RNA sequence: UAAUCACCAGGAGAUGGCGUUCUCCUUUAACCGCCUCCUUCAAAAGGGGGCUGAUAACGCCUACAAGCUC
Numbered sequence: 001u002a003a004u005c006a007c008c009a010g011g012a013g014a015u016g017g018c019g020u021u022c023u024c025c026u027u028u029a030a031c032c033g034c035c036u037c038c039u040u041c042a043a044a045a046g047g048g049g050g051c052u053g054a055u056a057a058c059g060c061c062u063a064c065a066a067g068c069u070c
Stems, first nucleotide, its partner, number of pairs: 009026005016061006033051007
């Protein structure tokens, strides 16, 4: 100096926060939603239109949306 392993710790899971659990990653990482149309030989990329969800899962709070009642 490089590689590997162990321990400790940290981070991530399409829009916020808290708690619990699960999964993944070790900074060269995990992760960064979907449908359709156009451009193109095709792909990628770009542009137009549309859809679901504040969760990876559960519970609660907040924001947004819909309905009803006062």
Molecule: Fluoride riboswitch aptamer (crcB RNA motif)
Organism: Hydrogenobaculum sp. HO